The RNA shown here (SAM riboswitch aptamer (S box leader)) has 111 nucleotides and comes from Oceanobacillus saliphilus. It matches the Rfam family "SAM riboswitch aptamer (S box leader)". Rfam links the family to the GO term regulation of gene expression. Rfam's curators write: The SAM riboswitch is found upstream of a number of genes which code for proteins involved in methionine or cysteine biosynthesis in Gram-positive bacteria. The sequence was found by an Rfam model in a public genome assembly. Its mean pLDDT, the model's own confidence on a scale to 100, is 85.

[in-house]
RNA sequence: UUCUUAUCAAGAGUCGGGGGAGGAACUGGUCCUGAGAUCCCGCAGCAACCGUUACUGGUAAUACAGUAAAAUGGUGCUAAAUCCAGCAAGCAUUCGCUUGGAAGAUGAGAC
Numbered sequence: 001u002u003c004u005u006a007u008c009a010a011g012a013g014u015c016g017g018g019g020g021a022g023g024a025a026c027u028g029g030u031c032c033u034g035a036g037a038u039c040c041c042g043c044a045g046c047a048a049c050c051g052u053u054a055c056u057g058g059u060a061a062u063a064c065a066g067u068a069a070a071a072u073g074g075u076g077c078u079a080a081a082u083c084c085a086g087c088a089a090g091c092a093u094u095c096g097c098u099u100g101g102a103a104g105a106u107g108a109g110a111c
Base pairs, nucleotide, nucleotide: 002110003109004108005107006106007105008104013043015042016041017040018039022032023031024030026086027085028084029083044078045077046076049074050073052069053068054067055066056065057064082103087100088099089098090097091096
């Protein structure tokens, strides 16, 4: 990089230092940004995906499933619903609404 699978309307930075122009993946819209963003370092915080522990179910024993706890393990995250839409179907037809998908992000696994 590719594939499979789960989740994505909850939550958490008005912090300190660096740096100095774009950033929110892409396109359109709409926003954030010299009152210094994005980003890097530090500190702080959020969150149970994997893993851990306890209990319950289950098994001959494993496997497996469920519930709970813990943020001293491995990741992740801390503007706005993944900021909204993009493709298709249905409804309404003036704007639009709902559902499913695509794309993307993160975790776990595989090659």